[in-house]
């Protein structure tokens, strides 16, 4: 240097012709219990890495940038 994944809530992930962002865990309150867990119920919490673009609409499509892994090649 080339190549390919990947980047979405605190954390592990979903989201498919582009049409309202979602699930599990975590935490918070509440039922239950002497009380804790456990299990129910409910709520809190997102600048979808970043700047641009296309488009009535963009996690999705295109260009540029950044981190991360993995594969190749090259120096030593």
């Nucleotide at each position: 240097g080339g190549g390919u994944g990947a980047u979405u809530a605190g954390c592990u992930c979903a989201a498919u012709u582009g049409g309202c962002a979602g699930a599990g865990c975590u935490c918070u309150c509440g039922u239950c219990u002497u009380a804790u867990a456990c299990a129910c119920g409910a709520g809190c919490g997102g600048u979808u890495c970043c700047u641009g673009g296309u488009u009535c609409g963009a996690u999705c499509c295109c260009a540029g940038g950044a981190u991360c892994a993995c594969c190749c090649a090259c120096c030593a």